[in-house]
RNA sequence: ACGGAGAGUUCGAUCCUGGCUCAGGAUUAACGCUGGCGGUGCGCCUAACACAUGCAAGUCGAACGAGGAAAGGGAAUGAGUAAUCAUUCCUGAGUACUAGUGGCGAAUGGGUGAGUAACGCGUAAGCAACCUACCUAUUGGCGGGGAAUAACAGUGCGAAAGUGCUGCUAAUACCGCAUAAGUUGGAUAUGUGCAGGCAUAUUCAAGAAAGGUGCAUUUGCACCACCGAUAGAGGGACUUGCGUUCUAUUAGCUUGUUGGUGAGGUAAUGGCUCACCAAGGCUACGAUGGAUAGCUGGCUUGAGAGAGUGGUCAGCCACAUUGGCACUGAGACACGGGCCAAACUCCUACGGGAGGCAGCAGUGAGGAAUUUUCCGCAAUGGGGGAAACCCUGACGGAGCGACACCGCGUGAGGGAUGAAGGCCUUCGGGUUGUAAACCUCUGUUGUAACGGACGAAUAAGCCGAUAAAUGGAAAGUAUCGGCGAUGACGGUACGUUACGAGGAAGCCCCGGCUAAUUACGUGCCAGCAGCCGCGGUAAAACGUAAGGGGCUAGCGUUAUCCGAAAUUACUGGGCGUAAAGGGUGCGUAGGCGGUUUAAUAAGUCAUGUUUGAAAUCCAUCGGCUCAACUGAUGGAAGAGGCAUGAAACGGUUAGACUUGAGGCCAACAGAGGGAGAUGGAAUUGCCGGUGUAGAGGUGGAAUUCGUUGAUAUCGGUAAGAACGCCAGUGGUGAAAACGGCCUCCUGGGUUGGUACUGACGCUGAGGCACGAAAGCUAAGGUAGCAAACGGGAUUAGAUACCCCGGUAGUCUUAGCCAUAAACGAUGCUCACUAAGUGUAGGGGUUGUAGAACUUCUGCGCUGAAGCUAACGCGAUAAGUGAGCCGCCUGGGGAGUACGACCGCAAGGUUGAAACUCAAAGGAAUUGACGGGGGCCCGCACAAGCGGUGGAGCGUGUUGUUCAAUUCGAAGCAACGCGAAGAACCUUACCAGGGCUUGACAUGUCGGUGGUACCGAAACGAAAGUGGAGGGACCCUUCGGGGAGCCGUCACAGGUGGUGCAUGGCUGUCGUCAGCUCGUGCCGUGAGGUGUUGGGUUAAGUCCCGCAACGAGCGCAACCCCUGAUCGUAGUUGCCAGCAGCUUAGGCUGGGGACUCUACGAUGACUGCCGCCGACAAGGCGGAGGAAGGUGGGGAUGACGUCAAGUCAUCAUGCCCCUUAUGCUCUGGGCGACAAACGCGCUACAAUGGGAUGGACAAAGGGUUGCGAUACGGCAACGUGGAGCGGAUCCCAAAAACCAUCCCUCAGUUCGGAUUGCAGGUUGAAACCCACCUGCAUGAAGGUGGAAUCGCUAGUAAUCGCGGAUCAGCCACGCCGCGGUGAAUACGUUCCCGGGCCUUGUACACACCGCCCGUCACACCACCCGAGUUGAAUGCACCAGAAGUCACGUGUAAAAAGCGUGCCGAAGGUGUGUUUGGUAAGGGGGGUGAAGUCGUAACAAGGCAGCUGUACCAGAAGGUGCGGCUGGAUCACCUCCUU
Repeated sequence: ACGGAGAGUUCGAUCCUGGCUCAGGAUUAACGCUGGCGGUGCGCCUAACACAUGCAAGUCGAACGAGGAAAGGGAAUGAGUAAUCAUUCCUGAGUACUAGUGGCGAAUGGGUGAGUAACGCGUAAGCAACCUACCUAUUGGCGGGGAAUAACAGUGCGAAAGUGCUGCUAAUACCGCAUAAGUUGGAUAUGUGCAGGCAUAUUCAAGAAAGGUGCAUUUGCACCACCGAUAGAGGGACUUGCGUUCUAUUAGCUUGUUGGUGAGGUAAUGGCUCACCAAGGCUACGAUGGAUAGCUGGCUUGAGAGAGUGGUCAGCCACAUUGGCACUGAGACACGGGCCAAACUCCUACGGGAGGCAGCAGUGAGGAAUUUUCCGCAAUGGGGGAAACCCUGACGGAGCGACACCGCGUGAGGGAUGAAGGCCUUCGGGUUGUAAACCUCUGUUGUAACGGACGAAUAAGCCGAUAAAUGGAAAGUAUCGGCGAUGACGGUACGUUACGAGGAAGCCCCGGCUAAUUACGUGCCAGCAGCCGCGGUAAAACGUAAGGGGCUAGCGUUAUCCGAAAUUACUGGGCGUAAAGGGUGCGUAGGCGGUUUAAUAAGUCAUGUUUGAAAUCCAUCGGCUCAACUGAUGGAAGAGGCAUGAAACGGUUAGACUUGAGGCCAACAGAGGGAGAUGGAAUUGCCGGUGUAGAGGUGGAAUUCGUUGAUAUCGGUAAGAACGCCAGUGGUGAAAACGGCCUCCUGGGUUGGUACUGACGCUGAGGCACGAAAGCUAAGGUAGCAAACGGGAUUAGAUACCCCGGUAGUCUUAGCCAUAAACGAUGCUCACUAAGUGUAGGGGUUGUAGAACUUCUGCGCUGAAGCUAACGCGAUAAGUGAGCCGCCUGGGGAGUACGACCGCAAGGUUGAAACUCAAAGGAAUUGACGGGGGCCCGCACAAGCGGUGGAGCGUGUUGUUCAAUUCGAAGCAACGCGAAGAACCUUACCAGGGCUUGACAUGUCGGUGGUACCGAAACGAAAGUGGAGGGACCCUUCGGGGAGCCGUCACAGGUGGUGCAUGGCUGUCGUCAGCUCGUGCCGUGAGGUGUUGGGUUAAGUCCCGCAACGAGCGCAACCCCUGAUCGUAGUUGCCAGCAGCUUAGGCUGGGGACUCUACGAUGACUGCCGCCGACAAGGCGGAGGAAGGUGGGGAUGACGUCAAGUCAUCAUGCCCCUUAUGCUCUGGGCGACAAACGCGCUACAAUGGGAUGGACAAAGGGUUGCGAUACGGCAACGUGGAGCGGAUCCCAAAAACCAUCCCUCAGUUCGGAUUGCAGGUUGAAACCCACCUGCAUGAAGGUGGAAUCGCUAGUAAUCGCGGAUCAGCCACGCCGCGGUGAAUACGUUCCCGGGCCUUGUACACACCGCCCGUCACACCACCCGAGUUGAAUGCACCAGAAGUCACGUGUAAAAAGCGUGCCGAAGGUGUGUUUGGUAAGGGGGGUGAAGUCGUAACAAGGCAGCUGUACCAGAAGGUGCGGCUGGAUCACCUCCUU
């Protein structure tokens, strides 16, 4: 020494920058809900708006004249029976009281904050330039006269307010005279002071007064009052230093202005005023102007430094309806005084008058909002008085208000069966919750009753005493003692007793920040929201409830301030890319400044002292029961003044120095600048020659030129502009910039030397100069190029990109302009801090003459430390320090508007606000994407073969239609898909008919014994209704139970919704080669590394290398089928050898050799050889082998993507229906048909069709089945039924093929649609709507536009066979099987998809992304605006109230009055300036859910972008000229690294 916390929000994620928001504290607060008590404070922040009513400043009779009671007492008279009453008189008493004159006060107290940016306030001083009533002290005095005037009386005027005239009177009212010092003024002398003066002495002159009361009563004494003087205290005036808001889009202001002399004026200095003289004074250290504002002690906040503020309390100032003015007075230019003017209000008899709450209450108005027309002078304080006392809305108190702070209470202990109720629930329970009930207590508070304060007595008053002084005494003054009245608050605080848990809890919140969660309702609605954001059917975010959290007589909200915010950064920030370095230099003011000596002491430091009001604050102690509140004592820090001291640093003065700076001498390099000459190449034009049909131009063309001869080529000539090679991260210059060669003039730099000067330096606000390109003015010039413009193309359009032309301009001279990505996006100067290397220009050492070493000045690169958010910078710093300048403070609005300055103009410089958003931004990361790059793969292209798209038909879809045409699937990855079978059924759809515990399940309760069940007639389309008749079961302890049936209640049921609530399953990228993890390492971090690189592979396959080392899911392999061989086993398969039967067959006995079947084994691994490769991995070729480099095929699908598909397979949350969205029946529909699309079949024919004959499979299926031989039918099929639950029998004929014959290029012997007739089969049923057969019919179609699909070998193509589903079948579909069996691949440029690396990015919903501008609509604020209407203010003029002053008049002299003059407020006129309101119309800007037109930007954004300028254009924009990289890609050059 007591003191410092952060969070949310930009992104897919990260770091940074940066704003917005929150948590804290505070308030003169207000609003919402709620409200028990007390104490202490506080209470019109708005209209300095207007005010009814009452009160807020009076007092003194002991200053004065005058007026003048009453109670009480006494007497008399009258009335009355009396008590008593009335009247008169005396007394009380000239007492109380009082209008007026006079004195003091009214200038304090109280209110308010309009004005004021000022000596107003604060602070510190000064006054040798001043005043001061009352008070205190000291001293001296108070003599003697005079003239009036209110009141009063009389009399007028006036509505009133008021006022005139006449007459009388007093004073502490007024006026002379006398006196007077240490007073004032003048003069003289002396002394003294820095000073303008002061002190002393002398002298001249001037200037005072008032009494009252008491006692005495004769002078007098005392007190109070009065006068002169001096001093004090307190108060005030004036002057000065310093401090005191914003604005430069206010830069110049000032004429009494600045000073002097003199005069006037004032209490006093002073241009305060005036005359004259001089021409000054203020200002960038901000004058003048504008805006705003009372200042301070303090208060709030903050760790502090600060920031904000000035309510209550206290000090100062200013004001009192607005403006002006003076009077009185000690004091005012006066809140409750005066005059004038103005506005407003009121009265009026219309002639005139009255008023001023910003005092206390109160009223209206305004407003979100702020109290009683209270009590009392008891206390404190004030005025008057000798005093009693009076006055006091100051003050003391009470009232109202949770407005604030503080304190207290609403009970305490026990109490589980964890009651009931509520809420939730997984239905078990949980929670509310010891909470309640209930039991035992307490009595704060409350209610009632009783008692009852402190504040109040050193005051006043009265009485007495005492010492001293005065006095004759007494009285009085002073001191001491005694007695002693007085309370608004208030019967309040407080105390005691009784009663009894009795009368006393709410508000906000519960998504994160931020403590605290569930249910229901709602369904982008209603609503919430401080920021982020919630709400579109499962909302912890809306509303309600339950529960919970927080605070508590309050709780929330709103507003404002500080904090957090280091977000204006003094403490304590920045400027390469985030906002921010001036385009560059020269230089003024200013700031800063080398080495050394001495002096000084203004800065600085130390010590002492003074101020810093009180209150506040802090510490300690105390008083209210505590606290708030309050008393006492003490106190810090900062700040100013004064005094003394120190001398390091900085300053100043004086001196010295040489290293900073400059100079001199010698040498050097250079596109440095200006001027004048001059050169060649090229382009274009013109002339001439040769020569002929094209040239030119483009992606391709055209416009254009050319037979009047182009282009091409040769020669000549003219003109203008620019200077190839050299040429270089080379040079020069401050920057802009500078390039042929020669000459002249000229600036700067570098190196070396030096014996010169001696800090002369650095920076630099303003200022001045230079300043690319474009542009402007004037005069020239004009070859090429080329904005604008014209034409041709491109295009949807093309005001563009491309092409043909072409004018300004580009060039020169003279003059403007002053801006650029004027960039190193990096201000200048100085110092210090590792290395290495190159290059330009010098010097030195050395030298073998190539070089090497060293040093200085430039220009580059790589890099240590360090810095940085990172990127990067790194002796040419963005490192470490010093000095100075410029600039920044969220994005947009906007470099805009207005104003000012500059400019001929274009425009430049300076440069806001309203409004709006919660971001905008930098760097880096991971992805994704690119009409970026590299490498690689795939039937991706290419090379081939065959198709689709055209026809007819089948099938699916859309659309349309319909009562219904049920639903789903939608690019690839929906569309012969779910559906491996819609005539009924299926079936979900439609019409109609029925049923309602239901067609189906479980349970409860009740019933049933001719019950369950079967069920004729009748009705009906059926379902169903109906019920004659028939008619049971299991167990048993014989009671009954089970099952069934009927009824009832729970419930069933739903192909109803949500695939965007889900599970499961599936598609797709993709059988692509990828996707990750642990540990380590790197990075602030997201992340990276590994996984990249060099090779290789089908492969993240393997090898090598490597800050990585390993591992996992994928790849591969393991599995199945197929290809070879072997072993084992042979029936239903096979038949070589043996035998038999008989010819027709393995038919039979047998056999296991073969085929085959089905179990096992072997085999293939780059294993072997050669070459290539890095001696690797591996590749190429070969051998052997049935098979060769994964042999072929299948199964197998990583992390993930698509809110992909499916609630209609199934399951399932939630929602919905419940005599219907359930169940059932009949019929219909899913099969419709203008049209469109997908997938197929059949064809168009002769490589074919038809006919006849003949050959060879595999894999399957079969008892509600396959069905042989045989017979019938042209056939479909029928009759019939052997065999077979199948290596045995059947389906079963394989077809293409082969052989022979016919057809001969045609709409045909192709093709078969369509239609007619006749049949068959299945099935209750064949019309809608089945298949098959026969006969007849014989459509389109002659190989198919743009476009598009499949396939790389046993593949395509082609040929047939089987199966599932299935009564049958719309199957030409799907899934399988075998037969026959090709062509081609140069290759990776291109299309598509994918993988890896890299690059750019403004994308991250990720290019189907993002995003710009016009136009249209709505709303908002703003700018301009013909004007119009206010406010403020300047200048000029007019006018001139009150009033001061001056002069005149007035008078014996004064005064009043009157007149004149100066000044002078409101006012008027004219003309400016500033500012506000409003406005037809105009302008851009901002915001808004899906509007219109285009596509400018982000990728090479499809013409790289941006930029200054100019022109043009619906719009973004385009083009020209110059510039920049903040441009991708490729190539080259240079440098660097290894």
A computed fold for a 1538-nucleotide RNA from a marine sediment metagenome, annotated as small-subunit ribosomal RNA. The RNAcentral record of the sequence draws on MGnify. Its mean pLDDT, the model's own confidence on a scale to 100, is 83. Its Rfam family is "Bacterial small subunit ribosomal RNA". Its family is annotated with structural constituent of ribosome and ribosome in the Gene Ontology.